Molecule: RNase P RNA; transfer RNA
Organism: Thermodesulfobacteriota bacterium
């Protein structure tokens, strides 16, 4: 000095002047709502965002049963739950700090595997190599012919996956015996599976030792099978209260032989039940609760590797609703660039402080709340790798 | 604030059960046909299948994340 991995805390401070929005005091007008001044004190985020997961809360049966459907899948633990967090385990990627993994089940079953290529899965014969037989021929035995052998060659039937070359993927390698050529057809050793003992470990799983020629392809982010979870809607949920209008007009089913509803589907059961529902047109576009004290935050004490949980003490930390939280100058503080000079540090490449001028400060904006996880991003710090250099 | 769908040529859309090369049709150009235009016939070019990852041997499609655009959702009688 270059490359990189992990983890941390921070989103500038302070003062001054102009604004904005809620609350509290007090004053003044109204005095039924309330208006308007002063003054005090409060006001986004690490992600508020995306709305993808899982919970609180309200509402519909107390939220009920089957099927479908969804969703999730290594192992222990954590939590209010999770698809998140921690520890571990095998398995990829990395020289390495490290990281990533929807990682059960293909030996229940069904599909699919394009081109290519013989052959894509109860294996299969293109070319090759071996075996029987027919035809020719051509040598040789033979006086010759018929015959019988060898060799070529055509056809025709079987045998072989050892070799060829295709492919993402070709049926375990590698040697040796074996055979007619061949082959886990035998055998030794290697990799694997699957079967049984023992030891470690809560468990995934890892170690050792034995047996079986068992060698059975990929794919489930195809269907499916197995375990486990799953009731729907969402603050525009749900409760009041006020104004206003035409309780208007057509259409569908229905009224105890129950239409319809009870917030996605289908059938049970339960409840409610006289209206229900569609279109067209008409009013109001106001206000109060929900609303922020909660799985909250801070420091602490024990447990626990750790996520976490658990004792005690202490803070209250936006609730706006067309939606506030801003803007401007000073000065300090962080980086960064340039100059010069001063004061050092190291043989040495090099490199600290001090002073002067110029510069930057990112993504972004709460709408009921929480836990996550994901995407956007500034710069500053610590600890680790790993190459080079130079001592 | 909530929930929901889309996204394939220039423009409107097929394809969706993974397979060699994504089609149609208007448009666009280029050639014939006329005297010339237009109709009309004939040919042809054109796609990061919205980004990125990710399973597969192979994604337009199957999953995950992200981006852009639509559409619905108040209350009374």
């Nucleotide at each position: 000095a270059g490359a990189g991995c992990a983890g941390g805390a921070c989103a500038a401070a302070u003062g001054a002047c102009c604004g904005c929005u809620g609350c509290c005091u007090u004053g003044c007008c109204a005095c039924u709502g309330g208006g308007c001044a002063a003054g005090g004190g409060g006001g986004a985020g690490g992600a508020a965002a995306g709305u993808c997961c899982g919970g609180g809360c309200u509402c519909c049966a107390c939220a009920g049963g089957a099927c479908a459907g969804g969703g999730u899948g290594c192992u222990g633990g954590g939590u209010a739950a999770c698809a998140c967090c921690c520890a571990g385990u095998c398995c990829c990627g990395g020289c390495g700090a490290c990281g990533g993994g929807a990682a059960g089940g293909a030996a229940a079953g069904u599909g699919c595997c394009a081109c290519a290529g013989a052959a894509a899965a109860c294996a299969a014969a293109c070319c090759g190599c071996c075996c029987u037989g027919u035809u020719u021929g051509a040598u040789a035995u033979c006086c010759a012919g018929c015959a019988u052998a060898u060799c070529c060659a055509u056809c025709a039937g079987g045998g072989u996956a050892a070799g060829g070359g295709u492919g993402a993927a070709a049926a375990g390698g590698u040697g040796a015996g074996g055979u007619a050529a061949g082959a886990g057809c035998u055998c030794a050793c290697c990799a694997g599976u699957c079967c049984c003992g023992c030891c470690g470990g809560u468990g995934a799983c890892g170690g050792c030792g034995g047996g079986a020629g068992c060698u059975u392809g990929g794919u489930a982010a195809a269907c499916c099978c197995c375990g486990c979870c799953u009731g729907g809607a969402g603050c525009a949920a749900g409760a009041c209260c006020a104004a206003a209008u035409a309780g208007g007009g057509g259409g569908a089913c229905g009224a105890u032989u129950g239409a319809g509803g009870g917030u996605g589907g289908u059938c049970c059961g339960c409840c409610c039940g006289a209206g229900u529902u569609c279109c067209c047109g008409g009013g109001u576009a106001g206000g109060u609760c929900g609303c922020u004290u909660g799985a909250u935050c801070u420091c602490u004490c024990u447990g626990g590797u750790a996520a976490c949980a658990u004792u005690g003490a202490g803070a209250c930390u936006a609730g706006a609703u067309g939606a506030a939280u801003g803007g401007u100058c000073a000065u300090u503080g962080u980086c960064c660039c340039g100059a010069a000079a001063g004061c050092g540090g190291g043989u040495g490449a090099c490199u600290g402080c001090u002073u002067c001028g110029g510069g930057a400060a990112a993504c972004a904006g709460a709408a009921c709340c929480c836990g996550g996880c994901u995407u956007a991003c500034g710069g500053c710090c610590u600890g680790c790798u790993c190459u080079g250099a130079c001592a | 604030g909530g929930c929901g769908g889309u996204g394939u040529a220039g423009c409107u859309c097929a394809g969706g059960u993974g397979g060699u090369u994504a089609g149609a049709g208007c448009a666009u150009g280029c050639g014939g046909c006329u005297c010339a235009u237009a109709u009309c016939c004939g040919c042809a070019g054109u796609g990061u299948c919205c980004g990125g990852g990710g399973u597969u041997c192979g994604a337009g499609u199957c999953c995950c994340u992200g981006c852009a655009c639509c559409g619905c959702c108040a209350c009374c009688a």